[in-house]
Model confidence (mean pLDDT): 83 of 100. The part of an RNA shown here (small-subunit ribosomal RNA, 5' domain) has 550 nucleotides and comes from an uncultured Veillonellaceae bacterium.
Context: one part of a larger RNA
RNA sequence: GGACGAACGCUGGCGGCGUGCUUAACACAUGCAAGUCGAACGAAGAGACCUGGAAGCUUGCUUCUAGCGAUCUUAGUGGCGAACGGGUGAGUAACGCGUAACCAACCUGCCCUUUAGAGGGGGAUAACAACGGGAAACCGUUGCUAAUACCGCGUACGCUCACUUCUCGGCAUCGGGAAGUGAGGAAAGGUGGCCUCUAUUUAUAAGCUAUCGCUAAAGGAGGGGGUUGCGUCUGAUUAGCUAGUUGGAGGGGUAGCGGCCCACCAAGGCAAUGAUCAGUAGCCGGUCUGAGAGGAUGAACGGCCACAUUGGGACUGAGACACGGCCCAGACUCCUACGGGAGGCAGCAGUGGGGAAUCUUCCGCAAUGGACGAAAGUCUGACGGAGCAACGCCGCGUGAGUGAUGAAGGUUUUCGGAUUGUAAAGCUCUGUUAAUCGGGACGAAUGGUUUCUAUGUAAAUAAUGUAGAGAUUUGACGGUACCGGAAUAGAAAGCCACGGCUAACUACGUGCCAGCAGCCGCGGUAAUACGUAGGUGGCAAGCGUUGUCC
Numbered sequence: 001g002g003a004c005g006a007a008c009g010c011u012g013g014c015g016g017c018g019u020g021c022u023u024a025a026c027a028c029a030u031g032c033a034a035g036u037c038g039a040a041c042g043a044a045g046a047g048a049c050c051u052g053g054a055a056g057c058u059u060g061c062u063u064c065u066a067g068c069g070a071u072c073u074u075a076g077u078g079g080c081g082a083a084c085g086g087g088u089g090a091g092u093a094a095c096g097c098g099u100a101a102c103c104a105a106c107c108u109g110c111c112c113u114u115u116a117g118a119g120g121g122g123g124a125u126a127a128c129a130a131c132g133g134g135a136a137a138c139c140g141u142u143g144c145u146a147a148u149a150c151c152g153c154g155u156a157c158g159c160u161c162a163c164u165u166c167u168c169g170g171c172a173u174c175g176g177g178a179a180g181u182g183a184g185g186a187a188a189g190g191u192g193g194c195c196u197c198u199a200u201u202u203a204u205a206a207g208c209u210a211u212c213g214c215u216a217a218a219g220g221a222g223g224g225g226g227u228u229g230c231g232u233c234u235g236a237u238u239a240g241c242u243a244g245u246u247g248g249a250g251g252g253g254u255a256g257c258g259g260c261c262c263a264c265c266a267a268g269g270c271a272a273u274g275a276u277c278a279g280u281a282g283c284c285g286g287u288c289u290g291a292g293a294g295g296a297u298g299a300a301c302g303g304c305c306a307c308a309u310u311g312g313g314a315c316u317g318a319g320a321c322a323c324g325g326c327c328c329a330g331a332c333u334c335c336u337a338c339g340g341g342a343g344g345c346a347g348c349a350g351u352g353g354g355g356a357a358u359c360u361u362c363c364g365c366a367a368u369g370g371a372c373g374a375a376a377g378u379c380u381g382a383c384g385g386a387g388c389a390a391c392g393c394c395g396c397g398u399g400a401g402u403g404a405u406g407a408a409g410g411u412u413u414u415c416g417g418a419u420u421g422u423a424a425a426g427c428u429c430u431g432u433u434a435a436u437c438g439g440g441a442c443g444a445a446u447g448g449u450u451u452c453u454a455u456g457u458a459a460a461u462a463a464u465g466u467a468g469a470g471a472u473u474u475g476a477c478g479g480u481a482c483c484g485g486a487a488u489a490g491a492a493a494g495c496c497a498c499g500g501c502u503a504a505c506u507a508c509g510u511g512c513c514a515g516c517a518g519c520c521g522c523g524g525u526a527a528u529a530c531g532u533a534g535g536u537g538g539c540a541a542g543c544g545u546u547g548u549c550c
Stems, first nucleotide, its partner, number of pairs: 001550004006546005013396006019389002021354001026352003030349003035080003040077002043074004050067008087307003096232008106224003111220007119153001121151002128143006159184011189212006198205003233279003240270003245267004250262003282304004286297004309330005332343004360386001362385003368382001369380004399429004409420004433491001436485004443477001447473011494539005499520003505534005515522002
């Protein structure tokens, strides 16, 4: 000199863009943060229109009731999601991360492409009802019912396993392909429309069709898993460490290789090129500094990893050993009828505590993205915004020109003057920003709804898919940004320093006192070094101090 997630002191006008618990991975009141689908399913409730009946009379209305039932809502079964998104950095010195390579040792829901299919059956169960237990959380027994829930059977182009034959290739174990035989293994329907085919015959479905799904297989994309080379802090006042330890052939387990696990056999394996032990630490892209080499660092943003009160475990699932799932144990908190139960903010806000120190219990799903859904849409503290804080960077303003009796006042003086100083006043202007009055967005379309046109499927002027055109509709921010009008210099400057380093000096007070100080050092009666005043210098909505890094 530069930098900062800073703090402290004094001061403080505006805007834009960022940033904001670095400490206790301390404890948490309250609200919200993961749902969605009725076009998978039974059921329950509400219910427009229409039809019938009864009553009242104002004789065409009201009320009650029965049927039909468009439409709407939902506790439960079922599907998908909840493994993403969001937080934190405790642990970890490790194939954790970075980089490069490999898997002939692997998995992959949703998505895309292609091929082949979806035949025919069965038994339950929640909801619900009845009864019962419990303070509650919740639970039991009996009975009824549905499905894209569950389970057999049939079928098998691919697929898996075993055997045989042929063939191609390589990278060691080997890999790919073709043919044959035997064995094994699938599936689910929903919605819209129609009468061309079929069946009853004028309208329906068990039919056809469109679309969304279902099953098997192959390939892809994206995602994940595993292995390896190299790199990755300090200490030798840590020198030896290791029995599943190192290896083998076998078995189990896994998606898969493997002491990953197990029985047996052998005695190996690592280490001064630093093993083991101890301490510290998430890693990287980057960031700061520096001419560079390097040094320091890993806030925000992006990638990877790990964790979710502490420890352990598995279940479900394509994917977890799962932050807002389950079980067990520990600590803590809460409820209790003392028998037993409930909980987990390192999600967003917020509270207490710790601390030098770090924000609103805000608005909205309008945009982007995500989950579900055929869609409309619902959910989304992701996200988009607003609020608070000079915490940082950047920009703007606090007026401009003119004005010498060099006014008054202040300070100083050798009493002549000097200085503050064109500074002020005065005169002439300007109108940024703030304040006021009015207009008023972009972000919104390739979205939604609806009409039409073309075209694919189709028997079809149904329907549905695709493309195009028109109309209409959707904004939290926000009456914000921005624009325009009118008026007023009005509403807006401080902080630090002035002995040398280092730009900037005098007076008074004090008298080795009070004090200053980054270093040298000032102060004991003329202090440019302490305190105050005037003046001056520097930076400026900031200035100075402290801390840390280069």